[in-house]
RNA sequence: GCUGUUCAAGGGCAAACUCGCCGAAAGGCGGGGACGCAAAGCCUCCGGUCUAAGGGGCGCUCGCACACCGAGCGCUCGACGAUAGCGGGGCCGCCAGA
Numbered sequence: 001g002c003u004g005u006u007c008a009a010g011g012g013c014a015a016a017c018u019c020g021c022c023g024a025a026a027g028g029c030g031g032g033g034a035c036g037c038a039a040a041g042c043c044u045c046c047g048g049u050c051u052a053a054g055g056g057g058c059g060c061u062c063g064c065a066c067a068c069c070g071a072g073c074g075c076u077c078g079a080c081g082a083u084a085g086c087g088g089g090g091c092c093g094c095c096a097g098a
Base pairs, nucleotide, nucleotide: 002097003096004095012037013036017032018031019030020029021028022027035085041091042090043089045088046087047086048083049082050081055077056076057075058074059073060072061071062070063069
C1' cells in the first nucleotide's frame, strides 16, 4: 500500500421511538432503546437534501393629509444554520489475510 469474500478474538457505534436540556426551525447534546454500520471514527472543501430566525422583495392593515418612514400580519427569496447514518473528497485508525 491492497483486500475483508467466508472464518477467529476482543469488542465498538447506535436508526425509529421515548424522557430531559439547548435551538426560531432544521437539528444537536445527554439517558433509555437497537434499525442498521468495517470506518455509522474525525473534518462542511464540492454536490445534494432539510430548515429560514435575522435580512431582502411584494401585498394588506394601522400611525401621518399624501409621500417618506415606522409597526403588525401574510406570501416569497435566501445559508451565514443543519445533515459526515445522502454521495464525493480529505485526515486518522482496531483485528484478520495474502